Record summary
A computed fold for a 75-nucleotide RNA from Candidatus Nitrosoabyssus spongiisocia, annotated as transfer RNA. Rfam family: tRNA. The family's RNA type in Rfam is transfer RNA. The organism belongs to Candidatus Nitrosoabyssus, within Archaea. RNAcentral holds the sequence, with entries from ENA.
RNA sequence: GGGCCGGUCACUCAGACUGGCUAGAGCGUUCGACUGAUAAUCGAAAGGUCGUGAGUCCGAAUCUCAUUCGGCCCA
Numbered sequence: 001g002g003g004c005c006g007g008u009c010a011c012u013c014a015g016a017c018u019g020g021c022u023a024g025a026g027c028g029u030u031c032g033a034c035u036g037a038u039a040a041u042c043g044a045a046a047g048g049u050c051g052u053g054a055g056u057c058c059g060a061a062u063c064u065c066a067u068u069c070g071g072c073c074c075a
Base pairs, nucleotide, nucleotide: 001074002073003072004071005070006069007068011026012025013024020058029045030044031043032042033041051067052066053065054064055063
């Protein structure tokens, strides 16, 4: 220098191919229920500008371009 994959709640990931009420799960945190009490279990809540910037579109996590970080391969 070239190619490919990835970045989405604190953490681990799904969702992208096929754009469409509201972005979800597990785990963690907080609160509540249960218990004599704790654990386990159950319920609820908070937590996200979907790496960044721009474009297309009525509408973008999703399509396009640029850029940044990480991983792998080629030279």